[in-house]
Overview:
Predicted 3D model of an 87-nucleotide RNA (c-di-GMP-I-GGC riboswitch aptamer) from Natronospira sp.
RNA sequence: AGCGAAAAAGGUAAACCCGUUGAAAAACGGGGGCGCAAAAUCACCGGUCUAAGGGGCGCAGGCCCUACGAUGGCGGGAUUGCCGAAA
Numbered sequence: 001a002g003c004g005a006a007a008a009a010g011g012u013a014a015a016c017c018c019g020u021u022g023a024a025a026a027a028c029g030g031g032g033g034c035g036c037a038a039a040a041u042c043a044c045c046g047g048u049c050u051a052a053g054g055g056g057c058g059c060a061g062g063c064c065c066u067a068c069g070a071u072g073g074c075g076g077g078a079u080u081g082c083c084g085a086a087a
Stems, first nucleotide, its partner, number of pairs: 003084002011036002016031006034073001040079003044076003047071003053066005
């Protein structure tokens, strides 16, 4: 450098439930524990989700487009990091 054990010490915490924030996606706190060797950090690229604001259509209910919003536990990339069996 790479690799990842039915190893050790630890870490993290899906669904679901409660509370708070938010237009929503979702985030945060508590419970919970499906998983994870980068499930640590960063929205740079692609994907996905939402559509408040903006735009379009409609008599109207409403519908459509749009990220500057969200997701790092969707993939790529960048940065940093614990442990050490086997090959």